Overview:
A computed fold for a 1478-nucleotide RNA from an uncultured Latescibacterota bacterium, annotated as small-subunit ribosomal RNA. The prediction has a mean pLDDT of 83. RNAcentral holds the sequence, with entries from ENA and SILVA.
RNA sequence: AACGAACGUUGGCGGCGUGGAUUAGGCAUGCAAGUCGAACGAGAAAACUUCCUUCGGGAAGCGGGUACAGUGGCGAACGGGUGAGUAACGCGUGGGAAACCUACCCUCGAGUGGGGAUAACAUCCCUAACGGGGUGCUAAUACCGCAUGACUCGGCAAGUCGCAUGGUUUGCCGGCAAAGGUGGCCUCUCCAUGGAAGCUGCCGCUUGAGGAUGGUCCUGCGUCCCAUUAGCUUGUUGGUGAGGUAACGGCUCACCAAGGCGACGAUGGGUAGCCGACCUGAGAGGGUGACCGGCCACACUGGGACUGAGAUACGGCCCAGACUCCUACGGGAGGCAGCAGUCGAGAAGCUUCGGCAAUGGGCGAAAGCCUGACCGAGCGACGCCGCGUGAGCGAUGAAGGCCCUAGUGGUUGUGAAGCUCUGUCAGUAGGGAAUAAAGCCGGGGAACGAACAAUUCCCCGGUCUGAAGGUACCUACAGAGGAAGCUCCGGCUAACUCCGUGCCAGCAGCCGCGGUAAUACGGAGGGAGCGAACGUUGUUCGGAUUCACUGGGUGUAAAGGGUGCGUAGGCGGCCUUGUCCGUCAGAGGUGAAAUCUACCGGCUCACCCGGUCAGACUGCCUCUGAAACUGCAAGGCUUGAGUCCGUCAGGGGAUGGUGGAAUUCCUGGUGUAACGGUGAAAUGUGCAGAUAUCAGGAAGAACACCGGUGGCGAAGGCGGCCAUCUGGGACGGUACUGACGCUGAGGCACGAAAGCUAGGGUAUCGAACGGGAUUAGAUACCCCGGUAGUCCUAGCCGUAAACGAUGUCCACUAGGUGUUGGAGGUUCUACCCCUUCAGUGCCGCAGCUAACGCAUUAAGUGGACCACCUGGGGAGUACGCUCGCAAGGGUGAAACUCAAAGGAAUUGACGGGGGCCCGCACAAGCGGUGGAGCAUGUGGUUUAAUUCGAUGCAACGCGAAGAACCUUACCGGGGCUUGACAUCCAGGGGACCGGUGUAGAGAUACACCUUCUCUUUGAGUCGCUGGACAGGUGCUGCAUGGCUGUCGUCAGCUCGUGUCGUGAAAUGUUGGGUUAAGUCCCGCAACGAGCGCAACCCUUGCCCUUAGUUGCCAGCACGUCAUGGUGGGAACUCUAAGGGGACUGCCGGUGAUAAACCGGAGGAAGGUGGGGAUGACGUCAAGUCAUCAUGGCCUUUACGUCCCGGGCUACACACGUGCUACAAUGGCCGGUACAAUGGGUCGCGACCCCGCGAGGGUGAGCCAAUCCCAAAAAGCCGGCCUCAGUUCGGAUUGCAGUCUGUAACUCGACUGCAUGAAGUCGGAAUCGCUAGUAAUCGCGGAUCAGCAUGCCGCGGUGAAUCCGUUCCCGGGCCUUGUACACACCGCCCGUCAAGUCAACCGAAUUGGCUGCACCCGAAGUCGUUCUGCCAACCCUUUUGGGAGGCAUGCGCCGAAGGUGUGGUUGGUGAGGGGGACU
Repeated sequence: AACGAACGUUGGCGGCGUGGAUUAGGCAUGCAAGUCGAACGAGAAAACUUCCUUCGGGAAGCGGGUACAGUGGCGAACGGGUGAGUAACGCGUGGGAAACCUACCCUCGAGUGGGGAUAACAUCCCUAACGGGGUGCUAAUACCGCAUGACUCGGCAAGUCGCAUGGUUUGCCGGCAAAGGUGGCCUCUCCAUGGAAGCUGCCGCUUGAGGAUGGUCCUGCGUCCCAUUAGCUUGUUGGUGAGGUAACGGCUCACCAAGGCGACGAUGGGUAGCCGACCUGAGAGGGUGACCGGCCACACUGGGACUGAGAUACGGCCCAGACUCCUACGGGAGGCAGCAGUCGAGAAGCUUCGGCAAUGGGCGAAAGCCUGACCGAGCGACGCCGCGUGAGCGAUGAAGGCCCUAGUGGUUGUGAAGCUCUGUCAGUAGGGAAUAAAGCCGGGGAACGAACAAUUCCCCGGUCUGAAGGUACCUACAGAGGAAGCUCCGGCUAACUCCGUGCCAGCAGCCGCGGUAAUACGGAGGGAGCGAACGUUGUUCGGAUUCACUGGGUGUAAAGGGUGCGUAGGCGGCCUUGUCCGUCAGAGGUGAAAUCUACCGGCUCACCCGGUCAGACUGCCUCUGAAACUGCAAGGCUUGAGUCCGUCAGGGGAUGGUGGAAUUCCUGGUGUAACGGUGAAAUGUGCAGAUAUCAGGAAGAACACCGGUGGCGAAGGCGGCCAUCUGGGACGGUACUGACGCUGAGGCACGAAAGCUAGGGUAUCGAACGGGAUUAGAUACCCCGGUAGUCCUAGCCGUAAACGAUGUCCACUAGGUGUUGGAGGUUCUACCCCUUCAGUGCCGCAGCUAACGCAUUAAGUGGACCACCUGGGGAGUACGCUCGCAAGGGUGAAACUCAAAGGAAUUGACGGGGGCCCGCACAAGCGGUGGAGCAUGUGGUUUAAUUCGAUGCAACGCGAAGAACCUUACCGGGGCUUGACAUCCAGGGGACCGGUGUAGAGAUACACCUUCUCUUUGAGUCGCUGGACAGGUGCUGCAUGGCUGUCGUCAGCUCGUGUCGUGAAAUGUUGGGUUAAGUCCCGCAACGAGCGCAACCCUUGCCCUUAGUUGCCAGCACGUCAUGGUGGGAACUCUAAGGGGACUGCCGGUGAUAAACCGGAGGAAGGUGGGGAUGACGUCAAGUCAUCAUGGCCUUUACGUCCCGGGCUACACACGUGCUACAAUGGCCGGUACAAUGGGUCGCGACCCCGCGAGGGUGAGCCAAUCCCAAAAAGCCGGCCUCAGUUCGGAUUGCAGUCUGUAACUCGACUGCAUGAAGUCGGAAUCGCUAGUAAUCGCGGAUCAGCAUGCCGCGGUGAAUCCGUUCCCGGGCCUUGUACACACCGCCCGUCAAGUCAACCGAAUUGGCUGCACCCGAAGUCGUUCUGCCAACCCUUUUGGGAGGCAUGCGCCGAAGGUGUGGUUGGUGAGGGGGACU
């Protein structure tokens, strides 16, 4: 785009079309084929009129020569329906019939003379019915015979012609016809008004010839799928003869011959009516064969003939079968695939209509009759076309709806309302065509004729005929009045928001949406598209160059056969001549009409319809011509191909010999305890003497070095040496043949390894197998053995990643370089070098390619031929066939299922890949954890609650820098509801606040006391009531902001421009060095730049300057038991401001002379001096809605809020992080020395007093370099302890206290006395640390009323080790592989379990189709026929006979049926194996 459509929603009008596609299923009812009295015989009735009447009726006329029926003629073979069958001369197209038929029609010629019956009818009889029989009468255009018969048919003869059979002409012999009807007239003849057998017309009849029309037969070409259908055929193929037919013909028969068809697809199977045309498409094609037209076939199924011009007959006959109906059970009737209509099946297709008015058909002389053909109407939005459902103005941009950032918002929207108009369609009323011309009647003319008659034709006039239909069309009337929906809105694809829902419900053409913010589901608002329709489904073509003729491919995406030889076929070198098949040109015929195109015209337009000198129909045939090319024929040529001669290389093949090394075995010698094997071992061998070693022997197999991207071969493949036989190739010569060529479907041959059969052989190696190991297991990898095999002979198999994943042949198209074989040149020669031919490699241009890559050995450019491919899986499977001994090979599907599978390349990520390099990563060390007790956190469990969060590293002394109440979010109970808190409004009130008392667990309630201000019609402030609203530690960290963790202080992450690539991307950023570093240098199609690194900042280490209190005290004084205590000093320390200093700057070496590195000097410090702050692009939907903020949701006398009490502190357990220990490098006692960071007024708190102590009392000083906390501790000195569960260890418990705080019961810390648990250095495993570090020792601070083993800081003492980068972990760069991209915690394979689906096998069972053989054999044609019957003709003695016919019987054939046996294709199927999906 289209449709004979269907379904859903909706539906105003008209025109033109169209409408049983399925069950060729069954059918009630009516109609669809009759007509002719001018072929023939017979011939009513009712009604009406008249007359008669005994009123019962009768007669005549008319009806009417009408109806019904019959004989006869023509028609019924047309028209109408359907598409079952048919793969065929069925259809289409073009020819042929010298091999034929043709009623009615036209033209021309001739003719038209007798006889015997029979239906109807009458009567008798049988029968339920349908029907039938006997007897008798009668007519014809019915039937029959004879006569004539040009022509014609058959035979013979002759002539002539053609194209083979033959045609045609002439002569002779033989055979064959008929029917009348009707009108007019009296010119001719007869009877004589008038009529006829006469004349004249018309319609017929017979016989010829020709035509037209219709048919029949033959034939070239074309006409679907399957080769998993490859062979078919016996009347088959041909001949002769005969029969038969309208006619040719095996059409049929007898005989003879053995042919005929087939890979150019026979035979078989499946499917199908064919065509003009229709749909689609740019075309070529593809699909279809409704309506209309042509042909064919069929008429319930199968068979058969009759009649006829024509049928093997839709509305005829006979038979068989199925079905339906009637029946008196004996028998009968029927055939809608005609028009309507009905049932059924189905998604699905109409009225039991009107009319013959028109067109056409049948009959008729005609009038006319018949006509479900046809013309019309009806029904169906089934299709196409047209029209309408209103038009203009109209902003208060109304109301309502929807959205919203909530505003004077947006949108629906000029839409509505309102105002002004119009009047199509529908409605009512009125008017009102065309389709009608014929015919008939009258008149005129012409023809015929004797004629003025009749008849026919033409013209004129008159008259009659319309189903549709009072329709089309026109006019008037009224009034916007009666007339809009459907689908869609994620992308493709035009059109977006809200609500609901929450992987549910649902959507979906593909991709895909939906798991709480869905433009994708459902609704709404809005929008988009089309519009009396709109969507959906189905089907076809297109897009699809996705079967590729136009117009594709095969190295890696699907696809080159394993290789050659060669048949058919396809294709084929140069020259000449001929021919003209192909080819080309011109002409003629045909290609029906309709359709299509163009133009013109008619319906108001359009659809539709009509016309035209038209065009087109791309085709076929015929004639004429051309001769380049192809073909064909003939002749020639040498360049393709081959032969010959010479030379040469070679693991080419076959057979037979032969050699040495090695291995194993055997014998003997020497010799002794091991050998062997592995990652390590063991099995194994060995004291019965192995391994090792020496000598000798045996056997089989394979041939080191040479050896080489070297050689040979078609491929597989071929390797010691020698001989014999043998194939191919290269080069050189140019003698010979003269296109002999290339390719190659089938076919044939060869064809690694493994495997098979038979027989040998068997040294090594070695499937299976045994044993040992490894392992969770180990039917493996490793080891020890070892059978088949490996080898030979003969024969099978026929496959491989049989690969260059690249078919063979020919030609052409830059080079460079190696190598093998040959020839030539140069040279005195050998090399070297140059040229050339043939092979074999590498690199590379153009070109090609999706890229990778290929590139004279093409995957380039062309040519010839073959093979193969057409999404993945199913599957190289099943079935069938075929080959094979088997294993198995060849050929080779479908159902079903998926939306991909795949190639090449890119960026990442990953690797038990590689290279380089880092890090307390390992290693080397030191100290821990894991064991104990306790502290603390977590899990779990428990509980009314044990609030919540954090969960590998990167949760777990984490949020929490401090839960007795509070905190507090949890639980129980008691209260409040504008609220504990914020803002505003309205009403009304009084100050509020505060204090006291009572009740209560308290919140709270009640009572009493006290009590306003200011800028003053009011305001502020505070209760009460009401309304807006508050509140929520309720949910969502996967809606978010912010903040944070982590990779990681790792060195990376990017951009602009340029360049390269089809592109993703790349380059830069890679490379060579170097660095802690993408740090720097060099190189480079890159050049630059940004975020990171580094530096700048803080601190610490040295020095200087400045300053000198509260800090300091060298020198000078004073003073004290003592103390910078005092005067003073400004040196030092220190404090805190500012500077300096370090930059690879200098030297040497290494390095590319660079960057840099190594060493050194100087220096307080040396190569970023130490430490800190600082965290790129990003990753983990990492963490946090409970810090805070925040969208959405939820809640609102509660999930809010107040109060009391409890809980967060539970405890069988498990884990993390710590503290204290287990002791002598220690514990205890005594003495004694040295810090730093900090904090302090609701505070730190000195001295002094009390207490054993925690602490208490007092309260100096200090808002701090001034006073206090404050004692530093380890250390050092001295003493005791002496290896023990202890003078270690301190848990636990008892008693007594202190302090804080309303309050230490649940549940604080501390003190004293007493008690004195586990624990004697910790399994597997695991953590931290590289120097002022680890370890160890104490001190301070935050939080805080109190509570520290935690956290954050401070200083004291103060190590060990780093060979090194193999390994573990993490990371960086380059490279490589990848089937990963949610990125290896990836992907993914197979079994098993369960469910579903389709196909396969399958004992058996049940259908369809079909072959063969046989049986039976209807109807019927043909042949024959004893007998029976018979009018026409003949004979005859009128009785019979003959000819002929009918019936019957028999025979051949023969449908249906039956039996047997095959083939093929379905259904069902216990069970079985495989597959797909979940």